[in-house]
RNA sequence: GCCCCUAUGGCGGAACUGGUAGACGCGACCGACUCAAAAUCGGUUUCCGCAAGGAGUGCUGGUUCGAUUCCGGCUAGGGGCACCA
Numbered sequence: 001g002c003c004c005c006u007a008u009g010g011c012g013g014a015a016c017u018g019g020u021a022g023a024c025g026c027g028a029c030c031g032a033c034u035c036a037a038a039a040u041c042g043g044u045u046u047c048c049g050c051a052a053g054g055a056g057u058g059c060u061g062g063u064u065c066g067a068u069u070c071c072g073g074c075u076a077g078g079g080g081c082a083c084c085a
Stems, first nucleotide, its partner, number of pairs: 001081007010026003019065001027045006046055003058074005
C1' cells in the first nucleotide's frame, strides 16, 4: 500500500425486504417482604432537561417521505496479502 470483518446504553446482545433504536438478559437504583439480611416479588434504568421537549447506532457527508440498515470519505480495533535488494 491492497483486501476482508467489526464499531449500538454501565456490560452482553436484538432490530424482517429501509418504517416506533436498544427487545431480552446481566448489573444498578427504588419499593414490598423480613427483627435484620439473603432469596423472592413489583417498579425504574441511553443522554440532556424540573417539565414540555430535544439529541442519539464510531465520525462526517449523500440518497430517501423515512437510514443501525444503502452509497462516498475518514477514524479505531481485528485478520489476510504484498513490499522490505